[in-house]
RNA sequence: GCAGAGUAGGACUGUGCGCGUGAAGUGCCGGGUGGACAGGGAGUUGUCAUCCGGACGAAGAGCUCUGGGAGAUCCCAUUGUUUGCGGUGCAUGGUCCGCAUCCCGCUGC
Numbered sequence: 001g002c003a004g005a006g007u008a009g010g011a012c013u014g015u016g017c018g019c020g021u022g023a024a025g026u027g028c029c030g031g032g033u034g035g036a037c038a039g040g041g042a043g044u045u046g047u048c049a050u051c052c053g054g055a056c057g058a059a060g061a062g063c064u065c066u067g068g069g070a071g072a073u074c075c076c077a078u079u080g081u082u083u084g085c086g087g088u089g090c091a092u093g094g095u096c097c098g099c100a101u102c103c104c105g106c107u108g109c
Stems, first nucleotide, its partner, number of pairs: 001109004009097010019086003028054008039104004060083004066077004
């Protein structure tokens, strides 16, 4: 000098257990606080968590238990279950991406 390894985290996807479907959550915008970012140091306008405010916004259905009402087989509340739905939560497996950046270090040549 050239090449490379490795983090947090992210994307897609499988599995398990939940939550919501009486709308929380997710996603979006603004602000506050805190954390993390490869072996060491620094570290952003990037990233994660959390809080506050704002805008937007949805998919239920079948069977069933119990109670009540009605009296053409329905309605209300409620229990369980099956199957959907949600840019849904947590755990875990797989694949891919992956230090903003700077200095030093590590491996090979």